[in-house]
RNA sequence: AGAGUGGGUCGGGCAGUCGCCGGUCGAUUUGUCGGCUGGAGGAAAGUCCGAGCAGGAAAGGGUACGGUGGUGGCUAACGACCACCCGGGGCGACCCGCGGGAUAGUGCCGCAGAAAAUACACAGCCGAUGGCCCGAAAGGGAUCAGGCAAUGGUGAAAUGGUGCGGUAAGAGCGCACCGCGACAUCGGUGACGGUGUCGGCAGGGUAAACCCCACCGCCUGCAAGACCAAGAAGCUGUUGCUCGGCCCGGGCGAUAACAGCGGGUAGGUUGCUUCCCGAAAGGGAGAGCCGAUCGGUAACGAUCGGUCAAGUUAAAUGACUGCCGCCGACUAACGUCGGGGACAAAACUCGGCUUACAGACACACUCUUUUC
Numbered sequence: 001a002g003a004g005u006g007g008g009u010c011g012g013g014c015a016g017u018c019g020c021c022g023g024u025c026g027a028u029u030u031g032u033c034g035g036c037u038g039g040a041g042g043a044a045a046g047u048c049c050g051a052g053c054a055g056g057a058a059a060g061g062g063u064a065c066g067g068u069g070g071u072g073g074c075u076a077a078c079g080a081c082c083a084c085c086c087g088g089g090g091c092g093a094c095c096c097g098c099g100g101g102a103u104a105g106u107g108c109c110g111c112a113g114a115a116a117a118u119a120c121a122c123a124g125c126c127g128a129u130g131g132c133c134c135g136a137a138a139g140g141g142a143u144c145a146g147g148c149a150a151u152g153g154u155g156a157a158a159u160g161g162u163g164c165g166g167u168a169a170g171a172g173c174g175c176a177c178c179g180c181g182a183c184a185u186c187g188g189u190g191a192c193g194g195u196g197u198c199g200g201c202a203g204g205g206u207a208a209a210c211c212c213c214a215c216c217g218c219c220u221g222c223a224a225g226a227c228c229a230a231g232a233a234g235c236u237g238u239u240g241c242u243c244g245g246c247c248c249g250g251g252c253g254a255u256a257a258c259a260g261c262g263g264g265u266a267g268g269u270u271g272c273u274u275c276c277c278g279a280a281a282g283g284g285a286g287a288g289c290c291g292a293u294c295g296g297u298a299a300c301g302a303u304c305g306g307u308c309a310a311g312u313u314a315a316a317u318g319a320c321u322g323c324c325g326c327c328g329a330c331u332a333a334c335g336u337c338g339g340g341g342a343c344a345a346a347a348c349u350c351g352g353c354u355u356a357c358a359g360a361c362a363c364a365c366u367c368u369u370u371u372c
Stems, first nucleotide, its partner, number of pairs: 001368006008361003012324007020039008041343001045354002048352005053221004065217005070084004085099001086097004100212002105210002107206003122152002124148003129145002132141003160178006179201001180199008225270004234261006240252004274285004286308001288307008326339005
């Protein structure tokens, strides 16, 4: 210098003017006005996991159903995260893996191919042995019986691979190495790895097919839930009419007036913005957030300090101007001119994951080339 890998930070700053939503104080003609003050994000998003919280259900156990699935950690919890193992990819930094069980059982395996699993025999090779033919014999021939799975061909996959021996031809048939399995031993908490001995050697794949094993899991979600409650309807009482001499009581009404009642619609308050105690000052609590120190390879933990002031409901958080910064062009330079901001946007709250993103910044590491 070029090409890459990995995580991380930011994603405009300041000032002025005009607005919008909330809080608080003051004024008020009760309509509002004024001062002070708070007002989006790294993903607020998707709503995919895990929790808090709320309501319902529930003795316990089992079944069903769903989820998770190498090992060890971490955590309030998790399918997240960290470290490691194994397999695959990359020269490398590093990246990828829904990574338990196929010897419990059942199912499935398109096309091609002889055969796709009780494995098989299309082409082919052999035909030692028995039979056949030729030959006097020695021997030769074809391949009927039969033997083989080395070679070819099909396929994602065909009873492990390479080599030597062996054989009629072949074959773990024998041997060496690799692979596989069993055992022993060493290292490791463990997944697993190293070494040695023995065994010619198990018998295709598929569990994101049923299934088996281990572990986990009640259901619904802030439109949860709590409170107040207009109008209309409903119910009760009194007043009304009727039966009756009167009372009690019964009946009637196209149900008028007044009073009361509970449920509850519209609507509102709350849940709600950290929570609790307190008039306040202040104090306490917290899986909340930020920073420092210490422990740990790390995820993370402990201690200390600081901080916790958006809280809306059709939904505010905006617009304009100037300077600086940024980018581009011109210029020797000072400078001049021009340009425009990405993805997106709270809606009960946290921990993660995933997805979107113009551009800027710094860090660690790898490979190649060159120079000193």
Molecule: Bacterial RNase P class A
Organism: Planctomycetota bacterium